RNA sequence: AGCUAUAUAGCUCAAUGGUUAGAGUAGUGGUCUCAUAAUCCAAAGAUGAAGGUUCGAUUCCUUCUAUAGCU
Repeated sequence: AGCUAUAUAGCUCAAUGGUUAGAGUAGUGGUCUCAUAAUCCAAAGAUGAAGGUUCGAUUCCUUCUAUAGCU
């Protein structure tokens, strides 16, 4: 320098262009217990940045940023 892949919740991962973007784990509050842990319940928490296409974008296109791999 060229090519490819990835970027979603604190962490690990889902999501066919259309429901309020879900799950596990962690944290918080409650339940339970003499107490702690575990169990159970609840709420909170996220689409790398800027544009474009579309009635509608996490998803498609372009550029950029970061990371990984190959030449």